Predicted 3D model of a 1451-nucleotide RNA (small-subunit ribosomal RNA) from an uncultured bacterium. The prediction has a mean pLDDT of 83. The RNAcentral record of the sequence draws on Greengenes.
[in-house]
RNA sequence: GAUAAACGCUGGCGGCGUGCCUAAUGCAUGCAAGUCGCACGGGAACGCUUUCGGGCGUCGACCGUGGCGGACGGGUGAGGAACACGUGAGUAACCUGCCCUCAGCUUUGGGAUAAGCCCGGGAAACUGGGUCUAAUACCGGAUAGGAGCCUCGCCUGCAUGGGUGGGGUUGGAAAGUGUUUGCGGCUGGGGAUGGGCUCGCGGUCUAUCAGCUUGACGGUGGGGUGAUGGCCUACCGUGGCUUUGACGGGUAGCCGGCCUGAGAGGGUGUUCGGUCACACUGGGACUGAGAUACGGCCCAGACUCCUACGGGAGGCAGCAGUGGGGAAUUUUGCACAAUGGGCGGAAGCCUGAUGCAGCGACGCCGCGUGAGGGAUGACGGCCUUCGGGUUGUAAACCUCUUUCGCUGGGGACGAAGCCUCUCUUUUGGGGGGUGACGGUACCUGGAGAAGAAGCACCGGCCAACUACGUGCCAGCAGCCGCGGUGAUACGUAGGGUGCGAGCGUUGUCCGGAAUUAUUGGGCGUAAAGGGCUCGUAGGCGGUUUGUUGCGUCGGAAGUGAAAGCCCGGGGCUUAAUGUCGGGUUGGCUUUCGAUACGGGCAGGCUAGAGGUAGGCAGGGGAGAAUGGAAUCUCUGGUGUAACGGUGGAAUGUGCAGAUAUCAGAGGGAACACCGGUGGCGAAGGCGGUUCUCUGGGCCUUACCUGACGCUGAGGAGCGAAAGCGUGGGUAGCGAACAGGAUUAGAUACCCUGGUAGUCCACGCCGUAAACGUUGGGCGCUAGGUGUGGGGAGCUUCAUUGUUUUCCGUGCCGUAGCUAACGCAUUAAGCGCCCCGCCUGGGGAGUACGGCCGCAAGGCUAAAACUCAAAGGAAUUGACGGGGGCCCGCACAAGCGGCGGAGCAUGUUGCUUAAUUCGAAGCGACGCGAAGAACCUUACCUGGGUUUGACAUGCCGGGAAAUCCUGCAGAGAUGUGGGGUCCUUUUUGGGUCCGGUACAGGUGGUGCAUGGCUGUCGUCAGCUCGUGUCGUGAGAUGUUGGGUUAAGUCCCGCAACGAGCGCAACCCUUGUCCCAUGUUGCCAGCGGGUAAUGCCGGGGACUCGUGGGAGACUGCCGGGGACAACUCGGAGGAAGGUGGGGAUGAGGUCAAGUCAUCAUGCCCCUUAUGUCCAGGGCUGCAAACAUGCUACAAUGGCCGGUACGGUGGGUUGCGAGACUGUGAGGUGGAGCGAAUCCCUAAAAGCCGGUCUCAGUUCGGAUCGGGGUCUGCAACUCGACCCCGUGAAGUUGGAGUCGCUAGUAAUCGCGGAUCAGCAACGCCGCGGUGAAUACGUUCCCGGGCCCUGUACACACCGCCCGUCACGUCAUGAAAGUCGGUAACACCCGAAGCCCAUGGCCUAACCGCUCUUUGGAGUGGGGGGAGUGGUCGAAGGUGGGGCUGGCGAUUAGG
Repeated sequence: GAUAAACGCUGGCGGCGUGCCUAAUGCAUGCAAGUCGCACGGGAACGCUUUCGGGCGUCGACCGUGGCGGACGGGUGAGGAACACGUGAGUAACCUGCCCUCAGCUUUGGGAUAAGCCCGGGAAACUGGGUCUAAUACCGGAUAGGAGCCUCGCCUGCAUGGGUGGGGUUGGAAAGUGUUUGCGGCUGGGGAUGGGCUCGCGGUCUAUCAGCUUGACGGUGGGGUGAUGGCCUACCGUGGCUUUGACGGGUAGCCGGCCUGAGAGGGUGUUCGGUCACACUGGGACUGAGAUACGGCCCAGACUCCUACGGGAGGCAGCAGUGGGGAAUUUUGCACAAUGGGCGGAAGCCUGAUGCAGCGACGCCGCGUGAGGGAUGACGGCCUUCGGGUUGUAAACCUCUUUCGCUGGGGACGAAGCCUCUCUUUUGGGGGGUGACGGUACCUGGAGAAGAAGCACCGGCCAACUACGUGCCAGCAGCCGCGGUGAUACGUAGGGUGCGAGCGUUGUCCGGAAUUAUUGGGCGUAAAGGGCUCGUAGGCGGUUUGUUGCGUCGGAAGUGAAAGCCCGGGGCUUAAUGUCGGGUUGGCUUUCGAUACGGGCAGGCUAGAGGUAGGCAGGGGAGAAUGGAAUCUCUGGUGUAACGGUGGAAUGUGCAGAUAUCAGAGGGAACACCGGUGGCGAAGGCGGUUCUCUGGGCCUUACCUGACGCUGAGGAGCGAAAGCGUGGGUAGCGAACAGGAUUAGAUACCCUGGUAGUCCACGCCGUAAACGUUGGGCGCUAGGUGUGGGGAGCUUCAUUGUUUUCCGUGCCGUAGCUAACGCAUUAAGCGCCCCGCCUGGGGAGUACGGCCGCAAGGCUAAAACUCAAAGGAAUUGACGGGGGCCCGCACAAGCGGCGGAGCAUGUUGCUUAAUUCGAAGCGACGCGAAGAACCUUACCUGGGUUUGACAUGCCGGGAAAUCCUGCAGAGAUGUGGGGUCCUUUUUGGGUCCGGUACAGGUGGUGCAUGGCUGUCGUCAGCUCGUGUCGUGAGAUGUUGGGUUAAGUCCCGCAACGAGCGCAACCCUUGUCCCAUGUUGCCAGCGGGUAAUGCCGGGGACUCGUGGGAGACUGCCGGGGACAACUCGGAGGAAGGUGGGGAUGAGGUCAAGUCAUCAUGCCCCUUAUGUCCAGGGCUGCAAACAUGCUACAAUGGCCGGUACGGUGGGUUGCGAGACUGUGAGGUGGAGCGAAUCCCUAAAAGCCGGUCUCAGUUCGGAUCGGGGUCUGCAACUCGACCCCGUGAAGUUGGAGUCGCUAGUAAUCGCGGAUCAGCAACGCCGCGGUGAAUACGUUCCCGGGCCCUGUACACACCGCCCGUCACGUCAUGAAAGUCGGUAACACCCGAAGCCCAUGGCCUAACCGCUCUUUGGAGUGGGGGGAGUGGUCGAAGGUGGGGCUGGCGAUUAGG
């Protein structure tokens, strides 16, 4: 885009079309084919008349005989793959009623019969007998120009033949009716129309149908037909069809056309037209011009109906209608007015053909549902950033119009034939009558905006966006996909978009799809080259001459129906529809020409191909013979305890003598070195040597043949390994198997053995990653460089060198090609020819069937079902039990710990009214918390409170509020008492009470967020601009060679630059200098003390403060590329970033935090807010993490004695003194601090004691007594004293920290803080080591290369079994159908054949008879009977096909 459509929602009018696609299923009822009296016999009725018996006339109902028509028209598409259809021919092989035309004829006789009447049978349908009668019914005779046969001629054709003339012979025709015009009848010729038959060509699927056929193919004779013919029959011959698809199976009416498409094509065959077939199913003939007959007949079958049970009747796939089926398809209408048909002379009759109407938005087309104005942009709705926006000129309102519909009036065309009358000069003229549709179309008046809009969609494709609801639910979905709390995707609403009396959905077809590719595709890796060769059919084919004219090209003629399509004209108001004209019609047939090209025929040529001659290389093939090394076995000798094997072992062998070694013997298999991207072969493949036989190739030669060629469907042969059969052989190796190991297991990898097999002969199998994943042949298209085999030229002492050429085999590379990778004269380039193969993945190279095979199995080869991908090449990452380089307390080397004990702290778990919350590998767990008794506090219990504990605004009110004080209460709080506002010119300010907006929330979401933080990681990386390369993703730069702590620097380079990181700049520490000198210092001077920088003073020193210097690979040497840099050295306090700190790129982990803070959304609002008391966060079978203290002698205890730095201090630090065993107390000097205090430093050193014990180690736990803080130490503080004196004797697997002033060890200070659970954290100084060979390994990281089926990125992806359920399919003992054919039986109707007896009007003969007539015989006909053929039916065995099927198999 289309549709014979259906479904959902909706629906105003009209025109034109169209309407059972399914059950060719069954049908009630009515109608659909009759007509003619001008063929005939009767004759109702009417009129007149009558002697009442009837007669005459009109009329022709009705019955029958007879004629014509019922073969047309109408329906349907079951069957049929066929001369059924289409197209074009033929018929010399034919027919044709009615119609037209021409010629001729129409004569003479006869016998019956229906209706009628009479008598019967039967329920009915119907039917029997008797008797009468007519014809255009039937039958003789005559005539006939025609026909048959015989015969003699002429003309002619494409064969058989055709036409025509003469003679002879044979049988053969008729019908009447009417007053007339007429209408008929018969014979023959011609025409027209309609048919029959034959042929060429064309149009379906299937080879998992490959062979089919016996009247089959042909001939002769005969039969039959309108006619040819095996159409039928007898005989004879053995043919005929087929891979250009016979035969079989499936499906289907065919065509003009219709839909789609640029076309070529693809799909389709409803309406209309042509044609075929069918008429309940099957068979059959009759009649006829025509039928094997839809509304005729006979028979059989199924079904339905009637019945008196004896018998009968029927056929809607005609029009309506009905049941049923189905998603689905109409009225039991009107009329013959028109068109057409039948009959008739005509009038006319009949006509469900047809013309119309009805129903259905089923389709196409047209029209309307109003038009103009109208802003404070109303109300309402929706959204909102709260300003507004939008619906929206839309509405209201004003002014108009009136199509369609409604209503009133008028009112057709289609009508002419025909009939009748009349005028007549005519082919004429006039008048009257005939309309189903229809009171319809149309015209006109009236009223009144009045009666008339929906549907789908709005994530992308694809035009159109917001809100709310929902919360992976409900749902959507054509594909991708949407929905897990901010959904433009679900539902609703508002708005918008598209179409509009329709709009969507579903089904089907074409297109897009170059996605079956003729036009117009491919096959190295995406699907796809057959394993290889030979070769049949076929396809294709060098050069030249002649001929032909088959293909091809041009002209002409016929045909190509109409409708359709295109263009134009005209016409229904327009359009659709309809009408006229023109065009189109690719095909077929005939004919006249052309002859280049292809083909045919004939003849030449040599460039293709083949042969001759001479050489050459080779693991080419087959057979036979033969050789040495090695393994193994056997025999003998020597010899002794092991051997063997592995990562390490064990099984195994060995004292019965192995292994080792020497000598000898045997047997089988394979052929080291040469050996090579070297050779040969079609491929598979081929390797010691020799001989015999044999295939192919290359080079040279240019003598011969003369296109002999290429490819190759089927077919044939060859074809690794494994495997199979028969018979041999068997050294080594070695599936299966056994044992030993390994392992969680180990039906494996490793080891020890070992059977088939491997080997040979013969025969099968026929497959491989049979791969160059690249079919064969020919020609053309830059080169360079190896190598194998030949030839030629030049050259050399040489078999040397060099140039060139042909054939083979490699590498690199240009153009070109390719999706890229890559290929590139050995093409995957450019062309030609032939073959094979492909068409999304899975199912599946499977099932079924067939063929082959001994088997294993092979070849051929689907479908159901299922997925939205599967796949190729390349890119960036990530990963690798991949490679290279490098780094880090990463390992190693060391030192000390943890893990065992007790305790502390944190966590899990459990418990609880609550044990608030968060943190979860590293990177949660002495973490948030630098201080939980109350408070904190967020939790629990109980008691209160509701504009609130806190903020702001507004309204109203009041005087107070704070403060002091009494009572109740656990307190919050409640209730009393006392007592008083400030300022200003005014407005007012502060405060309280009530109300209202609101407050408040440590409630949720860290996966809605900001900010902050952790981590990789102080790792060296992360990027950009321009340029270049690539179709692109991307690459380059950033890689490479060095070097560094470093993407640090140097060099090189299609890159050149730049940014964030690194480094440096900052702080601190180490040396020196300058300045300064209190509270610091005291060398020198002076004074003083028991003693002390205590004092005067000093600035030297220490130190403090401030400012400088210094270190930069600067210098020297070696290495390195004359580089960067590195190694060593000098000097220096310090040397190669001096030590330490601060400083954290781009990113990763939806990392952490909504409980620091901020914040969106959601939630609570007399509570999830807030206040109070008490409790809890401290609970304890257990587990983990981090620490402290120890286990002791490098130690404990006692005594003495020495040295520091950072810090802190007024709600504070607190000295000396006194006091207490002590914690502490009393008291209060000094100090807001380089001045005073905290402040004793401790380890250390000196001396003493303990002597290896659960101790003079260790200190938990518990008892008692105290101190301090604080409102308060019960839950639940710290410390002191006395007593008690647990575990623990150095810690399993495992694991942590540290590279120098570091580890280890020792003490000191501070924050938080009333106090303190601090052994934590953050700092400070004292003492002060060991070790690093090195980078193989573990962990983490960086760069480069590489592989990848990963990309949520290896914590990835993913395979198979098993368990359960579902679906489709295969197999299956069997079972139930369908279908076509065969054999036999039975054998209806009917055609044909035969037929004794029987029946029989016409014609003939004979006899009788007076005319009528009778009898008999014959001819002819018939019934009956028999026979051939023959439908349905029965029996039988097989074929094909479908359903079901316990169980089973794979998917």